[in-house]
């Protein structure tokens, strides 16, 4: 340089062929409990779905061009 794949909360992950309030564990906050932690239970905060553009009534999903990142080829 080529070709594929992948980027969704701090962290790991699901969202079917475009329609929904974008969901789930663990951490975090805050109650219960407890002597006080820890573990349990409950509630609750936390995403411009990597960027930016298109298509469409409608896009985390489709098409484009960048950015990281991984494989493989050379």
């Nucleotide at each position: 340089g080529g070709a594929c794949c992948c980027g969704u909360a701090g962290c790991a992950u699901a969202a079917c062929u475009g329609a929904a309030u974008a969901g789930u564990g663990c951490a975090c906050u805050a109650g219960a409990u407890u002597a006080c932690g820890g573990c349990u239970c409950u509630a609750g905060a936390g995403g411009u779905u990597g960027c930016a553009g298109g298509u469409u009534u409608g896009a985390a999903u489709c098409c484009u061009g960048c950015c990281g990142g991984g494989u493989u080829c050379a």
Molecule: transfer RNA
Organism: Flammeovirgaceae bacterium